A computed fold for a 1525-nucleotide RNA from a metagenome, annotated as small-subunit ribosomal RNA.
[in-house]
RNA sequence: AGAGCAUGAUACUGGCUCAGAACGAACGCUGGCAGCGUGCCUUAUACAUGCAAGUCGAGCGAGAAACUCCCUUCGGGGAGGAGUACAGCGGCAGAUCGGUGAGUAAUGCAUGGAUAACCUGCCUUUCGGAGCGGAAUAACAGUGCGAAAGCGCUGCUAAUGCCGCAUGUUGAUCUCCGGGCACUUGCUUAAUCGUAAGUGGAGUAGCCUGGGGGUUGAAAGGGUUGCUGCCUUUGGGCAGCUUCCGCCGGGAGAGGGGUUCAUGUCCUAUUAGCUAGUUGGUGAAGUAAUGGCUCACCAAGGCGAUGAUGGGUAGCCGGCGUGAGAGCGUGACCGGCCACACUGGAACUGAGACACUGUCCAGAGCCCCACGGGGCGCAGCAGUAGGGAAUCAUCCACAAUGGGCGCAAGCCUGAUGGUGCGACGCUGCGUGGAGGAAGAAGGCCCAAUGGGUUGUAAACUCCUUUCGGGAGUUAAGAACAUCCCUUUCGAGGGACUGACGAAGGCUCCUAAAGAAGCCAUGGCUAACUCCGUGCCAGCAGCCGCGGUAAGUCGGAGAUGGCAAGCGUUGUUCGGAUUCACUGGGCGUAAAGCGCAUGUAGGCGGCCCGGUAAGUUAGAGGUGAAAGCCCGCGGCUCAACCGUGGAAUUGCCUCUGAUACUGCCGGGCUAGAGGGCGAUAGGGGAGAGUGGAACUCUUGGUGGAGCGGUGGAAUGCGUAGAUAUCAAGAGGAACGCCGGCGGCGAAAGCGACUCUCUGGAUCGUUCCUGACGCUGAGAUGCGAAAGCCAGGGUAGCGAACGGGAUUAGAUACCCCGGUAGUCCUGGCCGUAAACGAUGGGUACUUGGCAGUAGGGGUUAACCCUUUGCUGCCGGAGCUAACGCGUUAAGUACCCCGCCUGGGUAGUACGGCCGCAAGGCUAAAACUCAAAGUAAUUGACGGGGGCUCGCACAAGCGGUGGAGCAUGUGCCUUAAUUCGAUUCAACGCGAGGAACCUUACCAGGACUUGACAUGCUGGUGGUACAAUCCCGAAAGGGGGAGGACCCGCAAGGGAGCCAGCACAGGUGUUGCAUGGCUGUCGUCCGUUCGUAUCGUGAGAUGUUGGGUUAAGUCCCGCAACGAGCGAAACCCUUGUCCUUAGUUGCUAACGCGUCAUGGCGAGGACUCUAAGGAGACUGCCGGUGUCAAACCGGAGGAAGGUGGGGAUGACGUCAAGUCAUCAUGGCCCUUAUGUUCUGGGCGGGACACAUGCUACAAUGGUCGGUACAAUGGGAAGCGAAGCCGCAAGGCGGAGCGAAGCCCUGAAAACCGGCCCCAGUUCGGAUCGGGGGCUGCAACCCGCCCCCGUGAAGUCGGAAUCGCUAGUAAUCGCGGAUCAGCCACGCCGCGGUGAAUAUGUGCCCGAGCCUUGUACACACCGCCCGUCAAGCCAUGGAAGCUGGGAGCACGCGAAGUCGUGGAUCCAACCCUCGGGAGGGUCGCGCCCACCGUGAGCCCAGUAACUGGGGCUAAGUCGUAACAAGGUA
Repeated sequence: AGAGCAUGAUACUGGCUCAGAACGAACGCUGGCAGCGUGCCUUAUACAUGCAAGUCGAGCGAGAAACUCCCUUCGGGGAGGAGUACAGCGGCAGAUCGGUGAGUAAUGCAUGGAUAACCUGCCUUUCGGAGCGGAAUAACAGUGCGAAAGCGCUGCUAAUGCCGCAUGUUGAUCUCCGGGCACUUGCUUAAUCGUAAGUGGAGUAGCCUGGGGGUUGAAAGGGUUGCUGCCUUUGGGCAGCUUCCGCCGGGAGAGGGGUUCAUGUCCUAUUAGCUAGUUGGUGAAGUAAUGGCUCACCAAGGCGAUGAUGGGUAGCCGGCGUGAGAGCGUGACCGGCCACACUGGAACUGAGACACUGUCCAGAGCCCCACGGGGCGCAGCAGUAGGGAAUCAUCCACAAUGGGCGCAAGCCUGAUGGUGCGACGCUGCGUGGAGGAAGAAGGCCCAAUGGGUUGUAAACUCCUUUCGGGAGUUAAGAACAUCCCUUUCGAGGGACUGACGAAGGCUCCUAAAGAAGCCAUGGCUAACUCCGUGCCAGCAGCCGCGGUAAGUCGGAGAUGGCAAGCGUUGUUCGGAUUCACUGGGCGUAAAGCGCAUGUAGGCGGCCCGGUAAGUUAGAGGUGAAAGCCCGCGGCUCAACCGUGGAAUUGCCUCUGAUACUGCCGGGCUAGAGGGCGAUAGGGGAGAGUGGAACUCUUGGUGGAGCGGUGGAAUGCGUAGAUAUCAAGAGGAACGCCGGCGGCGAAAGCGACUCUCUGGAUCGUUCCUGACGCUGAGAUGCGAAAGCCAGGGUAGCGAACGGGAUUAGAUACCCCGGUAGUCCUGGCCGUAAACGAUGGGUACUUGGCAGUAGGGGUUAACCCUUUGCUGCCGGAGCUAACGCGUUAAGUACCCCGCCUGGGUAGUACGGCCGCAAGGCUAAAACUCAAAGUAAUUGACGGGGGCUCGCACAAGCGGUGGAGCAUGUGCCUUAAUUCGAUUCAACGCGAGGAACCUUACCAGGACUUGACAUGCUGGUGGUACAAUCCCGAAAGGGGGAGGACCCGCAAGGGAGCCAGCACAGGUGUUGCAUGGCUGUCGUCCGUUCGUAUCGUGAGAUGUUGGGUUAAGUCCCGCAACGAGCGAAACCCUUGUCCUUAGUUGCUAACGCGUCAUGGCGAGGACUCUAAGGAGACUGCCGGUGUCAAACCGGAGGAAGGUGGGGAUGACGUCAAGUCAUCAUGGCCCUUAUGUUCUGGGCGGGACACAUGCUACAAUGGUCGGUACAAUGGGAAGCGAAGCCGCAAGGCGGAGCGAAGCCCUGAAAACCGGCCCCAGUUCGGAUCGGGGGCUGCAACCCGCCCCCGUGAAGUCGGAAUCGCUAGUAAUCGCGGAUCAGCCACGCCGCGGUGAAUAUGUGCCCGAGCCUUGUACACACCGCCCGUCAAGCCAUGGAAGCUGGGAGCACGCGAAGUCGUGGAUCCAACCCUCGGGAGGGUCGCGCCCACCGUGAGCCCAGUAACUGGGGCUAAGUCGUAACAAGGUA
């Protein structure tokens, strides 16, 4: 410090997620030791048991017992125990310590002040005092009640308990008189105002202080040392002095507390108004003290958008966690404060409480009970139950520290100190170290007989012993107080005291001995393979893995990380600049209110003076300690701890400064406003007027249609429409001008005239003198539609009716048509109310244009200036697009708004509205996206340009018939398999009767039909004539009977048995190689460098021409290049050269009926090798002086001459595992091998490709002519003979320019047929033959005779072809015994028609445009309905809770009060009084009850929408002009 997820890719926006740190944690697996910390976060739930607050005999009275000893009359007594224990009176403490966080949003807390408005026990210090009296009461004794708790009565008694009197300072309080300060006011001075200074002028409710007087108000004793005196039962007692501890009244202090002020302190406005003791005053009550704290009276205030009131949540802080910081979160442990103590209320005592282990009352709960009544409160320490994911010992000790009491010893102390339990956290240590390669074994993996890895790891050798275990020894923490000794009175010395430490330290012994796991290994993120599984099981923080080769599941091995821990879960901060103070945004991503006026508020021009609030400087106080940080130090280190410093960014006070802001005062004119003079305008309102059009009415003319549409129909019309003329009526809107022209804040405003009226601009620089800007709330205006009332209604026109369209058509189109549109009045208050851009001010290069004015100059032009409106563009800005002086630039001021998508602008609540609805505005749940701009593609029922037998123009077909072949489907034991739009279907198959053959039935074999290796065996062995069984395979017998090498021993081959293995047309073409198809022989597809862009990318390759072509030329931020195109190659067309047999034959010769038959020849044809030729080369025109095109010449051939081969980057998971090869999987007496027979040929039907036809351009018969490519030895097969023919006999010639196949056919000549189901057509069937073959039944071909079906040119639709082409005619070949070939591949013969052209169909290329597509339109995607699940709204009601209001009742208690009753101190005239208690009454008041409402939550028949789900249903709304933008 960043990263992953969006997209085909990119930039941005934006969210989700991860890596880090932390924790009072929990869970899973695992677990050696030690130190230091830490441990009920949940039920402030309930608690058994023990302990947690006592102490003082030096305040007081009383006062045992056990036991021991002595005495005894044996009944007992005495002494010690002991003035002890228990208890009581009294004092102090119990208000601290300890616990918890329920309540509390301020009666709290933090920081800083105030208290001149207060209190303070114990402590320190200081001053003064302590005199004289009195009455009770507990304990105790007696007695009574009660189960108990406890209580009563009678009697006795003490005090540092209580009471009276005296004294009484500087106490308290009242009053009077002064002084100082302060304040108010007057006066004087500084030239005036003002201000300042001064002042022995006056006043005062303030503060400090002095004096006088009145009233009132204290006390307690005890102990001990020493001394003295007296008494003594010799223990001691009494008195005095001294001393110690106490007591009383004051002063001061320290520490502690009360009260009060300022500032700060969570969320919510879907809580906007709250408040009657409320706010203030006067007087009083009350308090330690101020105060409505309380009361009476008076006034009507007080608080609130700077958020009152209400609701929710919460103890606050020092700090802690995190973070660079600012912040954010948090408030365990430790420390400070607060609150609470079963729940609610109340007071008492006291210095202090409204009191955790005190009191009273009420309530709930529990316990005891003799039913009468009592008792209790762990949120103290342990512990129990419960709750919970979860949190410890019913431990030891007061030795230390601290606290209470005490003179002290001491006692008490679950505070505290310690130990224990828990890996809960932090820290440290260990589980060994060194050597050691046969790189052991084993495991695992690749894989094939070898290697890799685990791995120096182990074994083995040497060494060490921390920790653990055992034995021994031994601390610190302890020094005080107290006691003893000494003393120069400062102090010194000695003694006493340890819970734990202690499993410690140290020494010795022991033996590598006792001590390693957890998680991860697709990316983020370090770490990889095998097996299993097969969208299953499962994983997953996000993206995502898993559908047969999973590095993501499970296991194993290996590896990585951390380590006595490791992971997971939860939470917080961080990353997140993702609430942005530091440090964000709002044209299109979320986000500018529709517009204006204006309140509060915020902000505000120039100059001068003052002030000093903000600001700033210095100083002082405070900011507790602990913590963090730094230095040093102590535990062996560290964690931990000690000490010192720094820091504590804050608050307060004082003294300065005065630039800026504020405030006060004065001035100015540049902002703003006004005056005066001009100007333009659909600015607004009202009234009136006008013409065109339209419809209707009346009349005339006229006579059959009109209207409407893509085409029609509905509709209108002979009762006279439409059309046309005239007249009249009505309503609405205002053509041309008219213009990115004008006006207005926006909405909006358009005929003309008049009236009223708002604003703007220009000029002048006359007036005011900052009067300004913005604007939360608020108020007004606000298109259309809609609503209410009343009018009006020509046209148009939701709804509605009809006609069409359509699968449907509740639409688009057409004919009608009501609300409405119009007017008046009143509502509504919303729009893509848009420039998707809030308002204001200033600044910052330009160009062009419009509009309203002014100035210069004028004839026009031109120059210049202000306002407004536009376009283009610079810098700059922006993610980009774009904006660009009219900013989206640079700044300032103010307002509004945003914070992932969906749910949802919805629900609920509130406000507004007649309603419709509007404004405000969530959540649960759900997703990992949603989005913006731009890029490349693809696509479009977008556009432009251009091609192609693409259409058109033609010729011939297919689709109809019969047959052939292929396919689907069906059938079957099997009908083997594959190919399925173009690009499967006469395709693999270029030859299915057996074989092929993969399929089926049946019969057989199991190292196998075939390959290699190993082991063993084998000589009458291998092989085998022949015989038997069998359908065959196979089985059984069997005359005969071997081979090669050789050093002669043997070896090899063969055969038999066995082991490894063979074999598979089994599966996966979606694991693959190779090959192939297709787009497409279409013209494209890329790269290097450079440039542009943040980038994806672009440029190049686009543009202007041209071409078959990205072919070439020109231009150009491009310049070049590669693969394609072209060319090179083959063939064909012309010529030449060479060569001349088997080919050829012109001339010469020979021969024949005739023939290159022969000699001969190379001239010709031809053959087959090499060359020539064609290049837009030449001419003319067009064209950009180009490329090129058009025409022409020459030429065999002319613009690529014709044809072929050649197929770019890529696409289709295209095809093929059945050509072959091959990974994985599967079968192994079978999914292998073999045999016979069957099947692949089955047939209701459908499709595809063909053949033959339907005839006269024909058929048939006879005659005659002319090819080329090819093939031939298990072959082609001549002549001749036989047969009607197929064919047979025959066997010349030929391994071929030689012989044969081999007669080419159409054509041509002649005859017949005469338009008919025929002399067309030949299917089908019958009969007879031939050929091949082991074999023609299923299931071959051919011939002859006979038979003679459908068919008379083919619906919708559809195919091929642009020249030697189509059409038509025959010939050959491969495969092959034969052939189902009408197929395929070739060859030649005859030989056309048409193309005006590119609007349309199909396909393609380039450019451009739109896009919500990118699996790319066979795309994407919307809504209802149906099904399941989830959360949620409404709802008759039901239930629970909360806060108040009103009323009733009213405990305890304070206060008040009383003519009740009782009473020791004091007074008394003895009657009583003062005072007090009890009781009664009154006010207040807790609990409780009643009533009407409010708020919150839960639940509910039914109901509403929403979300998510597998491939459901219906349509097609949106994205392209999405087919009606």
It matches the Rfam family "Bacterial small subunit ribosomal RNA".